The RNA shown here (SAM riboswitch aptamer (S box leader)) has 114 nucleotides and comes from a Bacteroidota bacterium.
RNA sequence: CUCUUAUCAAGAAAGGCGGAGGGACAGGCCCUGCGAUGCCUUAGCAACCGCCUCGGUGAAAACCGAGGGACAGGUGCUAAAUCCUGCUUUGGUAAUUCCAAAGAGAGAUGAGAG
Numbered sequence: 001c002u003c004u005u006a007u008c009a010a011g012a013a014a015g016g017c018g019g020a021g022g023g024a025c026a027g028g029c030c031c032u033g034c035g036a037u038g039c040c041u042u043a044g045c046a047a048c049c050g051c052c053u054c055g056g057u058g059a060a061a062a063c064c065g066a067g068g069g070a071c072a073g074g075u076g077c078u079a080a081a082u083c084c085u086g087c088u089u090u091g092g093u094a095a096u097u098c099c100a101a102a103g104a105g106a107g108a109u110g111a112g113a114g
Stems, first nucleotide, its partner, number of pairs: 001114008013042005021031003025086004043078003048074002051068007082106001087103006
């Protein structure tokens, strides 16, 4: 980087460095010299993997399902719903407007594979 799959309306910030942009992209709307984004330290959140228990299949290895805890492991995260909307369909509407619903796409993160 590509593919598969699961989740994305909850939750969780202080200090130091540094000095201008940041929220993926576009539009909107926000955050930001009362110091953002970023880096470091410490702390926290969560429970994807690991871990523990139970059940099923199996000769076994292992796989599947349900549950648990949160430190001692691997990640992740700690403004706003993925901040909102982008495309399609359906319903309402006079409507290419606006509102609602469903799905797709894009993105983020985990796990697995290449």

Of the family's consensus pairs, 89% are formed in the model.
The prediction has a mean pLDDT of 82.
The sequence was found by an Rfam model in a public genome assembly.